[in-house]
This record gives sequence, C1' cells and structure tokens, in this order.
RNA sequence: UGGGUCGACAAGACGGUCGCGUCGUUUCCCGGAUCCGCGAGGAGUCGGGGAAUGCCGAGGAACGUCCGGGCUCCGCAGAGCAGGGCGGUGGGUAACACCCACCCGGGGCAACCCGCGAGACAGUGCCACAGAAAACAGACCGCCGGCCUUGUGCCGGUAAGGGUGAAACGGUGGUGUAAGAGACCACCAGCGACCGGGGCGACCCGGUCGGCUCGGUAAACCUCGCCCGGAGCAAGGUCGAACAGAAGACGCAUGGGGCUGCUCGCCUCGGUCUUCGGGUAGACCGCUAGAGGGUUGCGGCAACGCAACUCGUAGAUAGAUGGCCGUCCAUGGCGCUUCGGCGCCGGGACAGAACCCGGCGUAGCAGUCGGCCCAUUCG
Repeated sequence: UGGGUCGACAAGACGGUCGCGUCGUUUCCCGGAUCCGCGAGGAGUCGGGGAAUGCCGAGGAACGUCCGGGCUCCGCAGAGCAGGGCGGUGGGUAACACCCACCCGGGGCAACCCGCGAGACAGUGCCACAGAAAACAGACCGCCGGCCUUGUGCCGGUAAGGGUGAAACGGUGGUGUAAGAGACCACCAGCGACCGGGGCGACCCGGUCGGCUCGGUAAACCUCGCCCGGAGCAAGGUCGAACAGAAGACGCAUGGGGCUGCUCGCCUCGGUCUUCGGGUAGACCGCUAGAGGGUUGCGGCAACGCAACUCGUAGAUAGAUGGCCGUCCAUGGCGCUUCGGCGCCGGGACAGAACCCGGCGUAGCAGUCGGCCCAUUCG
C1' cells in the first nucleotide's frame, strides 16, 4: 500500500423563531363548602378553566412481542399423568431459548466464521427421481464354469469392473481362484472391549486384543435427562356521578283528569323522596430510582462479581417531543480551474416511549476509530 476479518463509537452541530406535553411560579375568571361582617362585601382553602413565564421532554433499535424475569391478582397439602420447552462440557445470571470459555464436527492459507451439537445395536415409520437393488439384501450390463437345440439360449458361480443416485454393505496392495470375494494376509480408516497417561469435564494422546464393517433420518413417532401453575398495568387498588328509563313509598300545602249530580274514597298524570340504572361514565393511585448508569480499585482468561466514590427531572391516555430560517459539518452531482481550490444545485437513514427490566431477532443513509490475519514493496 492492497485485500480480508473482528470489535467499538456516533446517529449531524450551533443560533433564532413559531408551536406541543408534564411539572413549578405568578396572575385572571367560574363554582363549592367554611369563617368574619347587620349588610355591601372580605379572608384563606378546595376543584375546574385561561394567560404569562421558567426548567425539562424518545431510541440504538423506543420496533417485532419471539424468549426470560420483576410486579399484581387468582389458584395451590404432597405426588403422579397429560401438555409444552430445553439438550456437547464447565461457568455467568433474578432468569433464559441469552452470554463467556472450552470440546467435537464442517469451511477458510490465516485472522476468523458456521452448527436449532443427547440417543438410530429399545421399538415403529419414512428414504422423491434415477437405478437391477434403498436395508431380511439383491444381481441389469459384465466376468467365469457347465449344458445342449450354438441362441438376443438355459442352469449355476461371482460382486473385483460398468452404469444410477444425496446415499449402494470399508480403502490400497498382495495371496488365492475357473472367475472372484475379509476367504486369507499386511497397512490404513472405522466400531467395540480392556489398559496406561492428561483434563473439574465434554474430550484428547498412546498401547493391546477382537469380530471383520453394522446406510441415512429424531425440526418423524419415540426413549433418556433437566425445567415449567394460570392470567396480565384493559394487572390490581381508592373514590365515584348526571340524563333517559324502570320499581316502590307519600297524598302532607293548593294542582289537572276520570269513576259521580255533590261529599268522602279510589285510580291516574304531574310533584317530592328512596332504590335500580351502576361500583357504569369519569377521576386518582399503580407510574417510574431500577436486577439503574459512570469512574476507580480488587478477583476472574472471559461472561461477570465485590467494594468505594459519583450521576440523575419523558410519563402522554387518542396519546406531547414538531415545523421554518440562518451559519457550519459529513456527503453527492454539475460547471470553471493557474490543479491549490472556487461557484451553483441537491442533501442526513431506520424508526418512534405507553408498567418496568435482561436478551434475541429484524430495519438502517452516510461515516469515524481500533485490534488481528494474508499478500506485496521499502528500510
């Protein structure tokens, strides 16, 4: 210098102006009850609304709601079944399907990356197409032997060679044979048993022996081990109307109508009260300081833990956090150029809190910085 790989950061900056939300302060208006006053009125207080002003006001993913927890209510003697989840080993954690370290397998020259990593000698199922044959093996072409009727024949042997497939019952060489074959032998690979060594462990290294080789699939049923009660902030709690309509009571003071010609009485409309409507609408709490962030030190390879110091204002409820202007910055295009630059135009993604955390996944414009690896050149 070029290429690669892993990680961290940031998510335009400053100013002006208009606007939105929470909270504070000041002030005005309306309403309630209380107190003072003979009264007009006044005082503080509570609730609602307006104005002015001050502070603060989204994210790395606030997203998807896929996991795990906190919290709340309900359920629960204990155990089992069913159902669901997880699955190399050791560790981290409140917990996890997450993270760290290691092991094994695969890819890469390497840094490094990838694996939903238990069990396929417990049982059952499945394996498209092609191919003779897809799991009890079996034999299409070929090879070899025999027979005759000499043929595109029949019978037998074989699994070395060919062909198919993702996958065909170990590989190479030799002995052997009619041709062949773990039939036998040597080496290699794999499997099993035993022994020695290393590691907490997964596992690794080495040796001896054995029968000679046994296909894949569990994100198919299944088996083994471990874990799991349900619902969710519309959880849950406190306060709590108004109108319509319905039911009941009263008939008191004076109402209207009907049963009568009149009085009483009864019914009914209206009226007053109570209950239902409805623990509904609505208000408030829950609500944001929490498994919190940062720095330093210590322990640990690390994830992380411990200690000290330190930091701190989103809480809406149809849902606020936005628009415009100026200067600059990153970046793109065009033109000019004395190659230093100058001018004009464009221009900053994905997205957005709604009880709170830990993860994972997904989206994402243009970048900055660093570790490591490979190649090349120079010293």

Bacterial RNase P class A from Planctomonas psychrotolerans, 379 nucleotides, folded computationally. Rfam family: Bacterial RNase P class A. It is annotated as a ribozyme. From the family's description: Ribonuclease P (RNase P) is a ubiquitous endoribonuclease, found in archaea, bacteria and eukarya as well as chloroplasts and mitochondria. The sequence was found by an Rfam model in a public genome assembly. The coordinates come from a structure-prediction model, not an experiment, and the mean pLDDT is 77.